[in-house]
RNA sequence: GGAGUUGUAUCGAAGUGGUCAUAACGAGCCGCACUCGAAAUGCGGUAGUCCUCCGGGGCUCGUGGGUUCGAAUCCCACCAACUCCG
Numbered sequence: 001g002g003a004g005u006u007g008u009a010u011c012g013a014a015g016u017g018g019u020c021a022u023a024a025c026g027a028g029c030c031g032c033a034c035u036c037g038a039a040a041u042g043c044g045g046u047a048g049u050c051c052u053c054c055g056g057g058g059c060u061c062g063u064g065g066g067u068u069c070g071a072a073u074c075c076c077a078c079c080a081a082c083u084c085c086g
Base pairs, nucleotide, nucleotide: 001085002084003083004082005081006080007079010027011026012025018069028046029045030044031043032042033041047060048059049058050057051056062078063077064076065075066074
């Protein structure tokens, strides 16, 4: 230099055009139960940011554009990680 794969919450990961990002599922973390105490197990909770009349509402799928009535999903450019070729 060329080609390909991947990028989704704290981490892993599903979702591949429309009933849901209200982001499944798993791990981690927090609380409770059980226990003399712990482990194991069970139950509940758990992204960020902005606005708010505190009832709630908006935005965010690596970043920026585009296509579409509608995009995490299709297209383009860029960034990052990994693999292959030279």